About this RNA
The prediction has a mean pLDDT of 86. Predicted 3D model of a 102-nucleotide RNA (SAM riboswitch aptamer (S box leader)) from a soil metagenome. It matches the Rfam family "SAM riboswitch aptamer (S box leader)". Its family is annotated with regulation of gene expression in the Gene Ontology. The RNAcentral record of the sequence draws on MGnify.

[in-house]
RNA sequence: UUUAUCAAGAGUGGCAGAGGGACCGGCCCGAAGAAGCCUGCCAACCUGGCCCGCAAGGGCGAAGGUGGAAAGUCCGUCAGGCGGCGACGCCUGGAAGAUGAG
Numbered sequence: 001u002u003u004a005u006c007a008a009g010a011g012u013g014g015c016a017g018a019g020g021g022a023c024c025g026g027c028c029c030g031a032a033g034a035a036g037c038c039u040g041c042c043a044a045c046c047u048g049g050c051c052c053g054c055a056a057g058g059g060c061g062a063a064g065g066u067g068g069a070a071a072g073u074c075c076g077u078c079a080g081g082c083g084g085c086g087a088c089g090c091c092u093g094g095a096a097g098a099u100g101a102g
Base pairs, nucleotide, nucleotide: 001102002101003100004099005098006097011039013038014037015036019029020028021027024076025075026074041068042067045065046064047063049060050059051058052057073096078093079092080091081090082089083088
C1' cells in the first nucleotide's frame, strides 16, 4: 500500500504480581488478582486433508501457520440525515485502528 472481515464464539485452571482497555477525550476493567507466560478453549483467514460439482463454487474437518477470548473495534472524535426547547439520543457513511491474505 491492496483486499476481505470486525453485533457470533471462547476457563470457577496453573505461574505471576499492578496494571489494562491502540492514540486523544470519555467511560470502564483490575488484590474477589491487571499485563505477561503455561495450559485448555474459540473461530476458520491461509496451507494441507476429505466429500459434492464439468466448472464456477459449495460443504466437512481442525493437522500446520496466524488470530482471538469484558463491554459492537467499549463509546465518541469528521460529514450528512432524523428526533428533542435543551442536555442529548438514533441512523448512514467516513477517518483511525485490528486481523488475515497479497